[in-house]
Context: one part of a larger RNA
RNA sequence: AACGAACGUUAGCGGCGCGCCUAACACAUGCAAGUCGAGCGAGAACGGGCUUCGGCCCCAGUACAGCGGCGCACGGGUGAGUAACACGUAGGUCAUCUACCCCCGAGUGGUGGAUAACUCUCCGAAAGGAGAGCUAAUACAGCAUAAGACCACGACCACUUUUAUUAGUGGCCAAAGCGAGCCUCUCCAUUGGAAGCCCGCGCUUGGGGAUGAGCCUGCGGCCCAUCAGCUAGUUGGUAAGGUAACGGCUUACCAAGGCUAAGACGGGUAGCUGGUCUGAGAGGAUGGACAGCCACACUGGAACUGAGACACGGUCCAGACUCCUACGGGAGGCAGCAGUGGGGAAUCUUGCGCAAUGGGCGAAAGCCUGACGCAGCGACGCCGCGUGAGCGAUGAAGGCCCUCGGGUCGUAAAGCUCUGUGGGGAGGGAAGAAUAAGAGUGAGCGAAUAGCUCACUUGAUGACGGUACCUCCUUAGCAAGCACCGGCUAACUCUGUGCCAGCAGCCGCGGUAAUACAGAGGGUGCGAACGUUGUUC
Numbered sequence: 001a002a003c004g005a006a007c008g009u010u011a012g013c014g015g016c017g018c019g020c021c022u023a024a025c026a027c028a029u030g031c032a033a034g035u036c037g038a039g040c041g042a043g044a045a046c047g048g049g050c051u052u053c054g055g056c057c058c059c060a061g062u063a064c065a066g067c068g069g070c071g072c073a074c075g076g077g078u079g080a081g082u083a084a085c086a087c088g089u090a091g092g093u094c095a096u097c098u099a100c101c102c103c104c105g106a107g108u109g110g111u112g113g114a115u116a117a118c119u120c121u122c123c124g125a126a127a128g129g130a131g132a133g134c135u136a137a138u139a140c141a142g143c144a145u146a147a148g149a150c151c152a153c154g155a156c157c158a159c160u161u162u163u164a165u166u167a168g169u170g171g172c173c174a175a176a177g178c179g180a181g182c183c184u185c186u187c188c189a190u191u192g193g194a195a196g197c198c199c200g201c202g203c204u205u206g207g208g209g210a211u212g213a214g215c216c217u218g219c220g221g222c223c224c225a226u227c228a229g230c231u232a233g234u235u236g237g238u239a240a241g242g243u244a245a246c247g248g249c250u251u252a253c254c255a256a257g258g259c260u261a262a263g264a265c266g267g268g269u270a271g272c273u274g275g276u277c278u279g280a281g282a283g284g285a286u287g288g289a290c291a292g293c294c295a296c297a298c299u300g301g302a303a304c305u306g307a308g309a310c311a312c313g314g315u316c317c318a319g320a321c322u323c324c325u326a327c328g329g330g331a332g333g334c335a336g337c338a339g340u341g342g343g344g345a346a347u348c349u350u351g352c353g354c355a356a357u358g359g360g361c362g363a364a365a366g367c368c369u370g371a372c373g374c375a376g377c378g379a380c381g382c383c384g385c386g387u388g389a390g391c392g393a394u395g396a397a398g399g400c401c402c403u404c405g406g407g408u409c410g411u412a413a414a415g416c417u418c419u420g421u422g423g424g425g426a427g428g429g430a431a432g433a434a435u436a437a438g439a440g441u442g443a444g445c446g447a448a449u450a451g452c453u454c455a456c457u458u459g460a461u462g463a464c465g466g467u468a469c470c471u472c473c474u475u476a477g478c479a480a481g482c483a484c485c486g487g488c489u490a491a492c493u494c495u496g497u498g499c500c501a502g503c504a505g506c507c508g509c510g511g512u513a514a515u516a517c518a519g520a521g522g523g524u525g526c527g528a529a530c531g532u533u534g535u536u537c
Base pairs, nucleotide, nucleotide: 001536002535003534005533006532007531008530009529012385013384014383015382016381017380018378019377020343025341026340027339029338030337031336034070035069036068039067040066047058048057049056050055077296078295079294087220088219089218090217091216092215093214096213097212101209102208103207104206105205106204107203108202109143111141112140118133119132120131121130122129123128150171151170152169153168155166158163177201178200179199181197182196186194187193188192222268223267224266229259230258231257234256235255236254237253238252239251240250241249271293272292273291274290275286276285277284278283298319299318300317301316302315321332322331323330324329349375351374352373353372357371358369359368360367361366388418389417390416391415398409399408400407401406422478423474424473425472426471427470428469432464438458439457440456441455442454443453444452445451481526482525483524484523485522486507487506488505492521493520494519495518496517502509503508
C1' cells in the first nucleotide's frame, strides 16, 4: 500500500459497486422453458338468454388434453475433478461438420397404410399400464422425376499425401402443405366458385457465404529426485471396422519398438486466461466481481433423440441418502432465484416487473423468461456531503496544573448577527419510449382500384415511483467518535499502584518520586469512522 474480509468501540445522509472464501454438506415450499389453432383431428363445463320444458342460442370452435413442428445443447450456477493440446498465443485442416439466417440455381407430381386423442372393457393402493374399436395431418411409408449431389469405371490438366477442375458410361437419392386476395387467362358458371391467377409463409435438392464447432501442431505458464527408470495397444506397419473427420480410435496379424537428468514415470497441489494487488522497475503474490475458454450437475457408468448432448430442472442401469405405500411396488436430486438446517470468525429478501435490453416460439397480436431491469438488507469497499458560519475577553464559571505570582482548557462557552445542505412538512414532478397493431401518403410485385412488401408521417405501453429533481416553510434546533502520547513515531503532566495489578509490534516498562501499568487533565492522529487480527507485496 492492498482486501469478497472478520472482530471491538462508535455511527447522520447519499451515489456507485460488492456480499458462503468454510460442507461439490443435506434440502421443506414457491417460481426458474416454453410456444405455435395461419400443421392436424377432437372438443366441454360454469354462467347468461329463449322455451311449446323436448330442447335451442351465446359463451366457443374457447379452456383442458392429444398428434405434429421449433426450442429445450442458449441463457443461469459452481470450481469438485483436471499438470492436460485443459488454457494462452501462433498456425494447420489437400482430414471435417454446421439447425435457424443471407445470396444464387432447379423443383414442389401422384399414391397408400397406420396411430394418439376419443369410446368400451380390464389390471393396480398409487405411480402407471393392457386389450378391442374409430380418425387426421407440414406425422409415417412407397412410386414418378432430377443434377458429379453421391457411388463404380476409365480419361485430361494442375498440384504433389489420399486432392481439385473439366467432360464420358453405368448405377443411385427428394418434397407438404398453410394463409390472404382476385376474376386478367382456363374450367364450371353468370357476377360468383376453384382445379385458374396472384401474393406471403413454408417444403425438397444443389452451390456459395456467415456464424458456431470438432480435430492436429510449435511455443509458454506449479512444487518434490528423500519419485530414476517407465511402457504390451505399449511404438510402428499391413488389413478391416468405426467416425462428420485424421488417427491404435478399435480389432486381427507382423516387427520390436517408444519416452527419459533439456527430468520420463510417480507423488503433492491447482480450473486456465484477459487481468488484479504490490513495486521506481525487474520481479513477487493472486485469479473474488466483470469478460473469454474449459470442466461438472447426488455418486459411478451408458447410450437414445437431435444440426448440435453422451444432455443441471431428459432416459436407462447400479450405489448411497430422503419420502410415499394397501408391503406387491413407486417418487426425488437447488453447484438456477429466493429460502431452511448444518458447518463456520463470516457473507443478504421465500420482494416487484417484463416498462427497457436480450432470448424461445409465433405471420402477427401475443405468451413465456428468478436472464435481465429494479427495489430490500449489510459502513463490506470507494467517493461525496453534513454535524453550522461570522463577530465575540470581565480571558466568566468550572476542571487540571502550579514555583501560589499564575498558566491552561480558551473565542472555546455564554451573548449578538446570519444560513438552511442533510432531517421534517406542503406543492409540483421527470428522462429512461425506441416503436407494435391500426390509419394516411408514396414506391415495388401484380391483370387489378384486391392483397402483400418497403419508406416516411401519425399512433398504445414505466416495475423502479409520486422515486430523482425543483419551489416554499420550519428550527442551530435532531446528527462525533475511535486509537494513541518511553524510543522507533506526531503528542506530558498529576494521582493511584509498588516486579503486585498490569502493558508489550521490537527494544523493553513495573521492586515508593512510573511521560511505558490504571484513572484524570491536557495533547497528537484520523474522522462516520477508528483500531485489532488475518493474508499478500
Small-subunit ribosomal RNA, 5' domain from an uncultured prokaryote, 537 nucleotides, folded computationally. Its Rfam family is "Bacterial small subunit ribosomal RNA". The prediction has a mean pLDDT of 82.